Predicted 3D model of a 99-nucleotide RNA (c-di-GMP-I riboswitch aptamer) from Shewanella woodyi ATCC 51908. The source organism's lineage runs through Bacteria, Pseudomonadati, Pseudomonadota, Alteromonadales and Shewanella woodyi. Model confidence (mean pLDDT): 82 of 100.

RNA sequence: CCAUGUAUUUGGCAAACUAGCUGAAAAGUUAGGACGCAAAGCUUCCGGUCUAAGGUGCAGGACUCACUGAGUGCUCAUUAAGAUAGCGGGGUUGCCACG
Numbered sequence: 001c002c003a004u005g006u007a008u009u010u011g012g013c014a015a016a017c018u019a020g021c022u023g024a025a026a027a028g029u030u031a032g033g034a035c036g037c038a039a040a041g042c043u044u045c046c047g048g049u050c051u052a053a054g055g056u057g058c059a060g061g062a063c064u065c066a067c068u069g070a071g072u073g074c075u076c077a078u079u080a081a082g083a084u085a086g087c088g089g090g091g092u093u094g095c096c097a098c099g
Base pairs, nucleotide, nucleotide: 002099004097005096012037013036017032018031019030020029021028022027035086041092042091043090045089046088047087048084049083050082054079055078056077057076059075060074062072063071064070065069
């Protein structure tokens, strides 16, 4: 340096769930807790998935006004600039054992 993985190390991480906090949500975070993980370290570059506050809609219906119009909530649809690295690929760094 490369390949491999039986986890062997008083070693590392920590799903579901519970509680607090943050967030519109998805989700994150702290503590507890372990389903699992040899990169379940880091990184949204590519694809997927989740959410939709805000935006958009001559989509529905309600209300208001100075009413051939305009405005404001509600519902619906759509949208990532949000999230997921424990969905997969790529990039990047690295421990132990063994060859």